[in-house]
RNA sequence: CCCGUUGUAGCUCAAUGGCAGAGCGGCCGCCUGUAGUAUGAAUGUGUUGAAAGCGGCAGGUUGGGCGUUCGACUCGCUCCAACGGGA
Numbered sequence: 001c002c003c004g005u006u007g008u009a010g011c012u013c014a015a016u017g018g019c020a021g022a023g024c025g026g027c028c029g030c031c032u033g034u035a036g037u038a039u040g041a042a043u044g045u046g047u048u049g050a051a052a053g054c055g056g057c058a059g060g061u062u063g064g065g066c067g068u069u070c071g072a073c074u075c076g077c078u079c080c081a082a083c084g085g086g087a
Base pairs, nucleotide, nucleotide: 001086002085003084004083005082006081007080010024011023012022013021018070026057027056028055029054030053035048036047037046038045039044063079064078065077066076067075
């Protein structure tokens, strides 16, 4: 210098030119009541309350810009970044 692949939520990844989604993670609630603590003669009572399970919510300039189109994560141009190949 040339060619190719990739870039989407905090992470891992979907989405045929026609509603931007899933899993994990985060937050809230429900259920449960491990465990701590106070009191007590007590296996009781009060209080705080975990894991697992269930339900819900939030979180995005789809790497940047421009263009095509009624409509772009998707197509075209350009730039940036990572990776691979060639010279």